[in-house]
Context: one part of a larger RNA
RNA sequence: GCAAGGGAAUGUGAAGUAGUGGCAAGGUUAAUUCCGUUAGGGAAGAAGCCGUAGGGAAACCGAGGCAGCGCAUUUUGCAAGAUUGAGGCUGCAAGCUUAAACGCUCAAGUCACUAUUUUACGACCUGAAACCAGUGCGAUCUACGCCUUGGUAAGAUGAAGCCGCCCAUCCGGGUGGUGGAGGUCUGCAACCGUUGCUAGUCUAUCUGCUCGGGUAACCUGGGUGUAGGCGUAAUAUGUGAUUCGCGCCUGGUAAUAGCAGGCUCCUUUUGAAAUAUGUCUGAGCAUAGCUCAGCCGGAGCAUGCCAGCAGGGUAGAGAUACUGAUUAGGAAGUACGGGGUCGAAAGACCUCGCUUUCUUGUCAAACUCCGAAUUUGUUGGCUGUGUAGAUGGCUGGAGUCGGGGCGCCGGAGUAAGUUUGGUGUCCGUGAGGGGAACAACCCAGACUCAGGUUAAGGCCCAUAAAUACUGGUUAAGUGUUAAUCGAAAAGUGUCCUUGUCCUAAUACAGUAGGGAGGUUGGCUUAGAAGCAGCAAUCCUUCAAAGAGUGCGUAACAGCUCACCUACCUAUGGAUGAGGGCCUUGAAAAUAAUCUGGGCUCAAACCAGUUGCCGAUACCUGAGGGUACUCUCUGUUGAGAGUAAUCCAGUAAAAAGGUGUUCUGAUAGCCUAGAAGCAAGUCGGAAACGACUUGUGGAGCUGUUGGAAAUAUGGAUCCUUGC
Numbered sequence: 001g002c003a004a005g006g007g008a009a010u011g012u013g014a015a016g017u018a019g020u021g022g023c024a025a026g027g028u029u030a031a032u033u034c035c036g037u038u039a040g041g042g043a044a045g046a047a048g049c050c051g052u053a054g055g056g057a058a059a060c061c062g063a064g065g066c067a068g069c070g071c072a073u074u075u076u077g078c079a080a081g082a083u084u085g086a087g088g089c090u091g092c093a094a095g096c097u098u099a100a101a102c103g104c105u106c107a108a109g110u111c112a113c114u115a116u117u118u119u120a121c122g123a124c125c126u127g128a129a130a131c132c133a134g135u136g137c138g139a140u141c142u143a144c145g146c147c148u149u150g151g152u153a154a155g156a157u158g159a160a161g162c163c164g165c166c167c168a169u170c171c172g173g174g175u176g177g178u179g180g181a182g183g184u185c186u187g188c189a190a191c192c193g194u195u196g197c198u199a200g201u202c203u204a205u206c207u208g209c210u211c212g213g214g215u216a217a218c219c220u221g222g223g224u225g226u227a228g229g230c231g232u233a234a235u236a237u238g239u240g241a242u243u244c245g246c247g248c249c250u251g252g253u254a255a256u257a258g259c260a261g262g263c264u265c266c267u268u269u270u271g272a273a274a275u276a277u278g279u280c281u282g283a284g285c286a287u288a289g290c291u292c293a294g295c296c297g298g299a300g301c302a303u304g305c306c307a308g309c310a311g312g313g314u315a316g317a318g319a320u321a322c323u324g325a326u327u328a329g330g331a332a333g334u335a336c337g338g339g340g341u342c343g344a345a346a347g348a349c350c351u352c353g354c355u356u357u358c359u360u361g362u363c364a365a366a367c368u369c370c371g372a373a374u375u376u377g378u379u380g381g382c383u384g385u386g387u388a389g390a391u392g393g394c395u396g397g398a399g400u401c402g403g404g405g406c407g408c409c410g411g412a413g414u415a416a417g418u419u420u421g422g423u424g425u426c427c428g429u430g431a432g433g434g435g436a437a438c439a440a441c442c443c444a445g446a447c448u449c450a451g452g453u454u455a456a457g458g459c460c461c462a463u464a465a466a467u468a469c470u471g472g473u474u475a476a477g478u479g480u481u482a483a484u485c486g487a488a489a490a491g492u493g494u495c496c497u498u499g500u501c502c503u504a505a506u507a508c509a510g511u512a513g514g515g516a517g518g519u520u521g522g523c524u525u526a527g528a529a530g531c532a533g534c535a536a537u538c539c540u541u542c543a544a545a546g547a548g549u550g551c552g553u554a555a556c557a558g559c560u561c562a563c564c565u566a567c568c569u570a571u572g573g574a575u576g577a578g579g580g581c582c583u584u585g586a587a588a589a590u591a592a593u594c595u596g597g598g599c600u601c602a603a604a605c606c607a608g609u610u611g612c613c614g615a616u617a618c619c620u621g622a623g624g625g626u627a628c629u630c631u632c633u634g635u636u637g638a639g640a641g642u643a644a645u646c647c648a649g650u651a652a653a654a655a656g657g658u659g660u661u662c663u664g665a666u667a668g669c670c671u672a673g674a675a676g677c678a679a680g681u682c683g684g685a686a687a688c689g690a691c692u693u694g695u696g697g698a699g700c701u702g703u704u705g706g707a708a709a710u711a712u713g714g715a716u717c718c719u720u721g722c
Base pairs, nucleotide, nucleotide: 001722002721003720004719005718006717011121012120013119014118015117016116017115018114019113020112021111022110023109026050027049028048032044033043034042035041054061055060065092066091067090068089069088075082076081094105095104096103124262125261126260127259131252132251133250134249136248137247143226144225145224146223147222148221150219151218152216154186155185156184157182161178162177163176164175165174166173167172191213192212193211196209197208228244230240231239232238265657266656267655268654269653270652275288276287277286278285279284289400290399291397292396293395294394295393296392300385301384302383304382305381306380307379308378309377310376311375316370317368318367323364324363325362328359329358330357331356332355333354336353337352338351339350340349341348342347403427404426405425406424407423408422409421410420411419412418432443433442434441447623448622449621450620451619452618453617457613458612459611460597461596462595466610468609469608470607471606472605473604479599480598489584490583491582493581494580495579496578497577498576499575500574501573502572510567511566512565513564514563516540517539518538522534523533546561550559551558624647625646626643627642628641629640630639631638632637658711660708661707662706663705664704665703666702667701668700669699676695677694678693679692680691681690682689683688
């Protein structure tokens, strides 16, 4: 991993609610006893419990009107309507109790069974680490102690003591031998250890090299002792049988787990929440909200649109309409402050600040003289929905309390696939088509089948449908991406719109010529003559020519321009503003991407036109289910009809079915072949059922009730096999 088998809301007690049944102002027994045909069968047994009256802490006290509206119903009417009206609703008044009414002022209950929920218990199943108990088991591992046994190649060093000799002759010193001490030395002898490297998971601590100790606090065989909050420990919380910050075993025990995983057949109907409040609370709960079912009740309810009336201070806008911020300048003022000049001082004057005022340029979530859209309330109309029973009320069952994306409006943040609010929508719980792929972007809400038409989006090929049409733009492969960034700025790239000016009395460009005189203007200066600088910038002659545009000189000179003329020749030229496409601006790791191929009067971009393709959408036909209405009677059903406004669905609720085991009643099958197993055919919406054939070789089943150890693919599930 596969297969087979096992495997998870169960029982008892006590309660709530609903249904069914018995009896009913009553209902019912419990323990226990008796009988007994032994079936948990039948009797007895009102103790007790619930109900029949409430209020009050208690003592104690202690009830039962009237009127209106009105569903069903009755009567009446052609109808509209009227009448009646149990229950129901409303109002008024009173009563009971009480400190005070906010409570009560009747009258259906009770027992059993079934369903569901709550609660105490193991309480749907599986899962801790832990905690506690015991005359419980362990020292064959290991720690330490005791008794006993065995072991330590070889070599080195050479303590004390002793002897000889010499010195000394009190003590003693020197020297040569002898001697053989030491937690001494070397050491791949044995033995013990394990410093570093290695290793590739091995017999769950290995192999090899290297290294430490190696006569000692040494190593070692056997025996023996110490036991779990205890031992032992040259102390590491080490070690006590692969187990140690308190062993193992058994028990308490199904410990507990707001945590994690798992929880087994079908179909039908409805269908959420990820929010608020509280919480030693934020991984959980409770109440509310949203949801499901049942009942009561009996007429309105509600979204949208239009119109009227009313509310408001946002977006925007504004600035002698306030508060506050704020650019530049002018005028006036002088009490005060800074600076300066004059003056002996007093003081005067100038200037800046300051104040007032005028002009000008700007701002505000906590500014407003103003002020929308949207929105809120209300009235009327339309619309939708409702007697096939709505809105509402009551009772019971839930789930939800980690949400997320997008559009718009806000707060925080440099920003974020960020965070935190509001609002709408979708995903969550939503399939289908488009978007290359892609929860939430676009289209569109899927009962089943068939045929057609469209939506979004597309129509060269992959790929269904236009190599369609008309007019422009782009030359950058720009682009071919709805969104997947690309800015300011720049462009004599190109197209379009528009203003002004010149132009056949010749524009613009080009070529040729002129470009003068007063004058070297004045000042300044060493010089200053158009051209260092300062102030000024006239006149004359002309077709025209600046007291000079640039270069140049020490200063002149020289060249050139403005300006004028000639030649030449065009509806062209000069210039400003705006717009479109394009280019630069433009940097990332594969040459590396429009989905790809590829595409240039396009298969790109802009604008327009006509066709076609394209979905579970829409239309048509057929069928099923569900809900409701009517009819029938063969009443757990059948038939007819209505549904444009029913049939997507996670958590969850409700309803109806299928199968398994045992069993009461009843009816059957089987050696002429039961169950089981296998294949095939048929039926049903499905769970599943029927039949045929083979295998098998002895039991099995239908109908209708009852009871459950009742359905497996999951749980790193358990057991066995492969």
A computed fold for a 722-nucleotide part of an RNA from a marine sediment metagenome, annotated as large-subunit ribosomal RNA, domain II.
Rfam family: Bacterial large subunit ribosomal RNA. Gene Ontology terms of the family: ribosome and structural constituent of ribosome.